[in-house]
Context: one part of a larger RNA
RNA sequence: CGCUGGCGGCGUGCCUAAUACAUGCAAGUCGAACGGGGUCCAUUUGGUGGCAACACCGAAGAAGACCUAGUGGCGAACGGGUGCGUAACACGUGAGCAACCUACCCCGGAGACCGGUAUAACAUCGGGAAACUGAUGCUAAUACCGGAUGCCCCCACGAGUCCGCAUGGACUUGUGAGGAAAGGGUUUCCGCUCCAGGAGGGGCUCGCGGCCUAUCAGCUAGUUGGUGCGGUAACGGCCCACCAAGGCGACGACGGGUAGCUGGUCUGAGAGGACGAUCAGCCACACUGGGACUGAGACACGGCCCAGACUCCUACGGGAGGCAGCAGUAGGGAAUCUUGCGCAAUGGGCGAAAGCCUGACGCAGCAACGCCGCGUGGGGGAUGAAGGCCUUCGGGUUGUAAACUCCUUUCAGUGGGAACGAAAAUGACGGUACCCACAGAAGAAGCCCCGGCUAACUACGUGCCAGCAGCCGCGGUGAUACGUAGGGGGCGAGCGUUGUCC
Numbered sequence: 001c002g003c004u005g006g007c008g009g010c011g012u013g014c015c016u017a018a019u020a021c022a023u024g025c026a027a028g029u030c031g032a033a034c035g036g037g038g039u040c041c042a043u044u045u046g047g048u049g050g051c052a053a054c055a056c057c058g059a060a061g062a063a064g065a066c067c068u069a070g071u072g073g074c075g076a077a078c079g080g081g082u083g084c085g086u087a088a089c090a091c092g093u094g095a096g097c098a099a100c101c102u103a104c105c106c107c108g109g110a111g112a113c114c115g116g117u118a119u120a121a122c123a124u125c126g127g128g129a130a131a132c133u134g135a136u137g138c139u140a141a142u143a144c145c146g147g148a149u150g151c152c153c154c155c156a157c158g159a160g161u162c163c164g165c166a167u168g169g170a171c172u173u174g175u176g177a178g179g180a181a182a183g184g185g186u187u188u189c190c191g192c193u194c195c196a197g198g199a200g201g202g203g204c205u206c207g208c209g210g211c212c213u214a215u216c217a218g219c220u221a222g223u224u225g226g227u228g229c230g231g232u233a234a235c236g237g238c239c240c241a242c243c244a245a246g247g248c249g250a251c252g253a254c255g256g257g258u259a260g261c262u263g264g265u266c267u268g269a270g271a272g273g274a275c276g277a278u279c280a281g282c283c284a285c286a287c288u289g290g291g292a293c294u295g296a297g298a299c300a301c302g303g304c305c306c307a308g309a310c311u312c313c314u315a316c317g318g319g320a321g322g323c324a325g326c327a328g329u330a331g332g333g334a335a336u337c338u339u340g341c342g343c344a345a346u347g348g349g350c351g352a353a354a355g356c357c358u359g360a361c362g363c364a365g366c367a368a369c370g371c372c373g374c375g376u377g378g379g380g381g382a383u384g385a386a387g388g389c390c391u392u393c394g395g396g397u398u399g400u401a402a403a404c405u406c407c408u409u410u411c412a413g414u415g416g417g418a419a420c421g422a423a424a425a426u427g428a429c430g431g432u433a434c435c436c437a438c439a440g441a442a443g444a445a446g447c448c449c450c451g452g453c454u455a456a457c458u459a460c461g462u463g464c465c466a467g468c469a470g471c472c473g474c475g476g477u478g479a480u481a482c483g484u485a486g487g488g489g490g491c492g493a494g495c496g497u498u499g500u501c502c
Base pairs, nucleotide, nucleotide: 001496002495003494006374007373008372009371010370011369012367013366014332019330020329021328023327024326025325028074029073030072033071034070036068037067038066039065040064043060044059045058046057047056048055049054081285082284083283091209092208093207094206095205096204097203100202101201102200105198106197108195109194110193111192113147114146115145116144122137123136124135125134126133127132152179153178155176156175157174158173159172160171161170162169163168183190184189211257212256213255218248219247220246223245224244225243226242227241228240230238260282261281262280263279264275265274266273267272287308288307289306290305291304310321311320312319313318338364340363341362342361346360347358348357349356350355377407378406379405380404387398388397389396390395411443413438414437415436416435417434421429446491447490448489449488450487451472452471453470457486458485459484460483461482467474468473
C1' cells in the first nucleotide's frame, strides 16, 4: 500500500522541516520575615419617617478574622522536550585529586551583644498611544550598613612531632592581622551565625575501549616546555610578560565524510552483522550568533543584555515575541493521535500546618501499529436432499457440510449489585474491573495461493493475444503457469505486497 475487520489485556504512535506557529495550559509558594491596602465586625454616632416600639439611609471604628499588589525568603539550575552540533575524556569502564566545591538533609561543638540609614509599597504632582516611567515626601523587616565578642576558621612569621616516592600532607604550639548572627510564632516549636564531620550531588585529571577515508602525509606559533604575575572552587598556556625550541605523526598526526554515546534491541547454532524507537544512565542544545549578571549551583527552554533573520502592535516617537513542554494548527511527507479528565495515587516546589501549584505523573480518547488471549458455536444427523462442478452418463464430488433434532451462552447486548488501589478524611479512572440474572445460535470471516522450488487439480474461455512472473520460465487451439468457476492447500482478525536489517 491492497482486500478484509468481532472483543479484551499490555505496550507503542512525526523516522521527514532543530520548518513556522493562532489559542489555552505547562513554576510557583510563604501573612508564623515586613510595612501598607481592602473586606467583615463589637460598639459609638448623624439624618429621615413615626406618639412610641421600631424601620430605612449614612459616618467613625479598637481587638480580631479573611484577602492580598509590594519589600523579603526559598524554589525557579529539578522535573519535561529534542538530537542540531559533537570523532571529543562526549560516552563506557577502571583509577586518581597531597589540586576542588556543595543550598536544602543528618550528627557534633560554640554563639546570636550594641548601634545606624535607606528604600519599595503608599501619598502628591507629572511624562507616554502603549510597553512603561520621572520628581518630591513618608515608612518596615529575617532587606542593607558600622562596631564589639571569637569555640573555631583563615592568612603571615617562628618552633616541634609523625607520615609520604615526590610537589608535600596531618597534628601540636607561640606571636600578630582579619572574619559572625535575625528574628517569628507561641508555650515549646520554626528559624539565624561560625566551625568540624557525614550523606547525596557536582568539578577536574589519567589508562584502556568503540565509525569510514591515504584519491587527506606531513601538521603545529600559545604551538611544546620553563620562570613569574593574574585568574578559578580547583590543577593547568586557562590568560599574560619574558626565556628556551620544542610538540604530534604510517601503532595514521593533520584534513575530509558520517554520527549523540551506553545499558541494550533485532538477527544468528555460535562467531559475528545491523541498529541505538519506547524504558534507564550520561552528554549536548533551547529562533541564529555572542556575552555576562544573580546564585550553593546556570553562562540559565517558559531570565537579562547586544547583534541578526522572521512575526506582531503603534498615535510613527517607540514597543512585543520565541511550542526541540502538553494538547493543537499550517507546511513537508509513503507516514504517526485528543485544543480530554484529575491532582485520588507516586514524585517534586513552597509552607509550622491547613493547603496551594504541578500537561511530571495517574488515567481516559483515537489508530489491527505490535505482542498476547478469546470468540464467531457444540453433540447427533444419509433418503448421502436440492443446487453447483466434473463425468467414461454408471456415477463422483461439494458433504455431516446443510436441512432437521437435542444442547450450551464465552465475548458482545440488557437489567441488578459492586470494589482493591486509601493510612482518620480524600478515587480522576468509574458505576470501571469483577459478580449475579435475562434473552437468543442469536451480533461476529476473511485473505493469499494451487507448474517446479512449495502444501494444494480439474473444466471452460483465450490462442505469443489478453495476461502472469521472486528465479527457472508460462501463453502461437487439448494451458494443472493467463481469466473465470468448482474443488483443494495455507494462515486466520487478519492475509498478501513493497521497503529495510540479520